A computed fold for a 132-nucleotide RNA from Paenibacillus donghaensis, annotated as SAM riboswitch aptamer (S box leader). The sequence is in RNAcentral, with records from Rfam. NCBI's taxonomy places the organism under Bacteria, Bacillota, Bacilli, Caryophanales, Paenibacillus. The coordinates come from a structure-prediction model, not an experiment, and the mean pLDDT is 79.

RNA sequence: AUCUUAUCAAGAGCAGGUGGAGGGACUAGCCCGAUGAAACCCGGCAACCGGCGUGUAAACGCACGGUGCUAAUUCUUGCGGAAGCUUGGCUGGCGGUUAACCGUCAGUGUAAAGCGGUCUGGCAGAUGAGAG
Numbered sequence: 001a002u003c004u005u006a007u008c009a010a011g012a013g014c015a016g017g018u019g020g021a022g023g024g025a026c027u028a029g030c031c032c033g034a035u036g037a038a039a040c041c042c043g044g045c046a047a048c049c050g051g052c053g054u055g056u057a058a059a060c061g062c063a064c065g066g067u068g069c070u071a072a073u074u075c076u077u078g079c080g081g082a083a084g085c086u087u088g089g090c091u092g093g094c095g096g097u098u099a100a101c102c103g104u105c106a107g108u109g110u111a112a113a114g115c116g117g118u119c120u121g122g123c124a125g126a127u128g129a130g131a132g
Stems, first nucleotide, its partner, number of pairs: 002131007013042001016041003022032003026078001028076002043070003048066003051062004074124001079121004084115004089108008
């Protein structure tokens, strides 16, 4: 690298130090950044795994260690489905008309096409644990 599994709407310095131009995985958007980006250190958040404590157990607590995270829902989106909304086509009747055309009613029709800032399922991604 790969596979399995759990979680991903919360939380954490818009005022710490070093650093100096980029970053938000990728697409398309839209954002953050010299009022200092990435990275490293410190601080903090959380409780996935190990540890410790209470408990018969289920669980609960601590935050010692291993991670992780520390703008915006994984920032939104990328492939589907559904609710919902919009739109003309065709046929017939009536009316305005010589006609074209326009308006209106009915049928075709629980149909066709488009949209879809809502809901939902996936794909992809991130992190933990296990396998290998």